[in-house]
């Protein structure tokens, strides 16, 4: 160069076409403890990016970017 496959919260993962995108971790307060762990409450906090299809896109489709595989 080609072909294939991930890109979603600080991280680790779910959601495969319609509910306010969830959960686990983390982190900020708060409760409980003589103090600290452990437990519980809240609260925080994402879809790579520019188009298309659609009534409706994390989800199909194309191009870019980015990271991992093969082939040369």
């Nucleotide at each position: 160069g080609g072909c294939c496959u991930c890109g979603u919260a600080g991280u680790u993962c779910a959601a495969u076409g319609g509910a306010u995108a969830g959960a686990a971790u983390g982190u900020a307060g708060g409760a409980u403890u003589c103090c600290g762990g452990u437990u519980c409450c809240u609260a925080u906090g994402a879809u790579g990016u520019g188009g298309g299809u659609u009534c409706g896109a994390u989800u199909c489709c194309c191009g870019c970017c980015g990271g991992g595989g093969u082939c040369a």

Notes: A computed fold for a 72-nucleotide RNA from Carboxylicivirga litoralis, annotated as transfer RNA. Rfam family: tRNA. It is annotated as a transfer RNA. Rfam links the family to the GO term triplet codon-amino acid adaptor activity. The sequence was found in a public genome assembly. The coordinates come from a structure-prediction model, not an experiment, and the mean pLDDT is 81.